This is a predicted structure of a 77-nucleotide RNA (c-di-GMP-I-GGC riboswitch aptamer) from Candidatus Vecturithrix granuli.
[in-house]
């Protein structure tokens, strides 16, 4: 660099339950595993959701798509 990953060695962790914080969607810490070949990491696009009487607008979510980006084993050059 190029191909494959029976989750194998390691790695991570949904839903719930519980702390706490936050208007809120949700995040974080435990506990738990339904899953993941990047289920690392970026809010750059479009989706959804939230707060706003509406609109602008501001925030959630990377485990919804999509791209960026950086990695692990295997074989091959």
């Nucleotide at each position: 660099u190029c191909u494959g990953g029976c989750a194998a060695a390691g790695c991570u962790a949904a839903a719930c339950c519980u702390a706490c914080c936050g208007u809120g969607a949700g995040a974080u810490g435990g506990g738990g595993a339904c899953g993941g070949a990047a289920a690392g990491c970026c809010g750059c696009g479009g989706a959804u959701c939230u707060u706003u009487u509406a609109u602008c607008a501001a925030g959630a979510c990377a485990g919804c798509c999509g791209g960026g980006u950086u990695g692990c084993c295997u074989g091959a050059a």
Its mean pLDDT, the model's own confidence on a scale to 100, is 82.